[in-house]
Molecule: SAM riboswitch aptamer (S box leader)
Organism: Miniimonas arenae
């Protein structure tokens, strides 16, 4: 980077720095924002995609598939509002496995 699979109405914020727009893009709403938003960094937290544990299938074993579990630890992710809402489009984001 392109193709595949799953999820996106639950949950979880403080501090420091910065300084004007931000909520991915278009249109229309709405919301957040100089009482400092967005972003970055640190710490904390949430969650359960993967690692992990159990059962079943299959199997010589591992790997694999399906179902369930835990949150101590590891890899990600996330922490205003349903991906903010409606319509749109080669939509987007995150994870997994793989080239």
């Nucleotide at each position: 980077u392109g193709a595949c699979c799953a999820u996106c109405c639950a949950g979880a914020g403080c501090a420091g720095c910065c300084g004007a727009g931000a909520g991915a893009c278009c249109u229309g709403g709405c919301u957040c924002g100089a009482c400092g938003a967005c972003g970055c960094u640190g710490c904390a937290g949430c969650a359960a995609c993967c690692c992990c544990c159990c059962g079943c299938g299959a199997c010589c074993u591992c790997a694999c598939g399906c179902g369930g579990g835990a949150g101590a630890g590891g890899g990600u992710g996330c922490u205003c509002a349903u991906g903010c809402c409606a319509g749109g489009a080669c939509c987007g984001a995150u994870g997994g496995a793989g080239a």